[in-house]
RNA sequence: GCCCCGGUAGCUCAGCCUGGUGGAGCGCUUCCCUGGUAAGGAAGAGGUCCCGGGUUCGAAUCCCGGCCGGGGCU
Numbered sequence: 001g002c003c004c005c006g007g008u009a010g011c012u013c014a015g016c017c018u019g020g021u022g023g024a025g026c027g028c029u030u031c032c033c034u035g036g037u038a039a040g041g042a043a044g045a046g047g048u049c050c051c052g053g054g055u056u057c058g059a060a061u062c063c064c065g066g067c068c069g070g071g072g073c074u
Base pairs, nucleotide, nucleotide: 001073002072003071004070005069006068007067010026011025012024013023020057028044029043030042031041032040050066051065052064053063054062
């Protein structure tokens, strides 16, 4: 230098192909339960979907460029 994969909640990751209300588990908060904890039960909060631009009525999703991480080729 070129190619491939990845970047979405505090963490680990789905969702993207096929555009139409942003999700799961763990964690966190409150409450219930308990003599008190753990476990269990209920509810809740938490997001610039890496950044910029484009297409579109509408973009996490499609297109272009960039940044970061991993792998491969030379």

This is a predicted structure of a 74-nucleotide RNA (transfer RNA) from a Nanobdellati archaeon.
Rfam family: tRNA. The family's RNA type in Rfam is transfer RNA. Rfam links the family to the GO term triplet codon-amino acid adaptor activity.
The sequence was found in a public genome assembly.